[in-house]
């Protein structure tokens, strides 16, 4: 860092340190912040991909939570590109992509 593959409207914060941004990028809406963002660190917590059991031809399925990650504002905060509902456009709404995130697996 590159493919593959599953997922992604659910859950789940307090206390140090520090201070001005922050929500991945651009753009464009909205939120979120000196009543302290981000970010580290400490100590919860939530989740079950990996893992463990148990059942099973397989897949999927039931149960765990010691460990390995991961997350703990908002839908991955909206939209952006295609197509439908729809008939011009617009908003509205659906469905799919595109980007991304994260685990497993591989190189």
């Nucleotide at each position: 860092c590159a493919c593959u593959c599953a997922u992604c409207a659910a859950g789940a914060g307090c206390g140090a340190g520090u201070g001005a941004g922050a929500g991945a990028u651009c753009c464009g809406g909205c939120u979120c912040g000196a009543a302290g963002a981000a970010c580290u660190c400490g100590c919860g917590g939530c989740a079950a991909c990996c893992c463990c059991c148990g059942a099973u031809g397989a897949a999927g399925c039931g149960g765990g939570a010691c460990g390995g990650u991961g997350c703990u504002a908002a839908a991955u905060c909206c939209g952006g590109c295609a197509g439908g509902g729809c008939a011009u456009a617009g908003a509205c709404u659906c469905u799919g992509g595109c980007a991304g995130a994260u685990g497993a697996g591989c190189g």
This is a predicted structure of a 107-nucleotide RNA (SAM riboswitch aptamer (S box leader)) from an Anaerolineae bacterium.
It was read from a public genome assembly, where an Rfam model found it.
The organism belongs to Anaerolineae, within Bacteria.
Its mean pLDDT, the model's own confidence on a scale to 100, is 85.